[in-house]
RNA sequence: AAUCAUCUUCAGGGUACCGUGACCCGCCUACGCCGAGGUUUCGGCGGGCAGGAAUUCGGUGAUCGGUGGUAUAGCCCACGAAGUCAUAAAGACUACGAUCUGGUGUAAUUCCAGAGCCGACCGUAAAGUCGGGAUAGAAGAAGAUGUGC
Numbered sequence: 001a002a003u004c005a006u007c008u009u010c011a012g013g014g015u016a017c018c019g020u021g022a023c024c025c026g027c028c029u030a031c032g033c034c035g036a037g038g039u040u041u042c043g044g045c046g047g048g049c050a051g052g053a054a055u056u057c058g059g060u061g062a063u064c065g066g067u068g069g070u071a072u073a074g075c076c077c078a079c080g081a082a083g084u085c086a087u088a089a090a091g092a093c094u095a096c097g098a099u100c101u102g103g104u105g106u107a108a109u110u111c112c113a114g115a116g117c118c119g120a121c122c123g124u125a126a127a128g129u130c131g132g133g134a135u136a137g138a139a140g141a142a143g144a145u146g147u148g149c
Base pairs, nucleotide, nucleotide: 004146005145006144007143008142009141010140015061016060017059018058019057023052024051026049027048028047031046032045033044034043035042036041062129063128064119065118066079067078068077069076074117075116082094083093084092085091099115100114101113102112103111121132122131123130
C1' cells in the first nucleotide's frame, strides 16, 4: 500500500409568450322544456351577457440531464430513485425512456461537425420543468479511525 471493519460528511437540474376553455362564480330571462302553485307567480334545466380559469391542451420558442464502467456518454453496458414479497441480515421479483450520419484518432454510438430523440409514481384540465411522497431514501463520492504484511 492492498484488504477488511466501524464511523463521519456529501450526494438532481429545468418554462416563457400567444391561443383555446373542461370547470367555477355573478347577473339576465323575450323564448323553449320540466315541476310546483293556481292565474300570470316561483324554482330547475336549456339559453344570453360579463368575469375568472392549463407552467399539463394547441402554436411558437426556451430549458434540464443522478451514479459507476468504458477515449470524456441523458439516449452503449450496469446501477439508483417506484412497487410487491421476504428477512435477524444479505436479498428476490416486477415496472422503468431515448441515436444516427460524417470526421479525427491505436482506441470515441462518449471528442468535433450535423441532424434527431427521451423523460417514474401520486395530484391537478392530460405535466421531464408546477405541487407531493422527499427536512426522506439512495447508486455512489470523499474523509477519519482501527486492522494488517
The RNA shown here (FMN riboswitch aptamer (RFN element)) has 149 nucleotides. Its mean pLDDT, the model's own confidence on a scale to 100, is 80. Of the family's consensus pairs, 97% are formed in the model. It was read from a public genome assembly, where an Rfam model found it.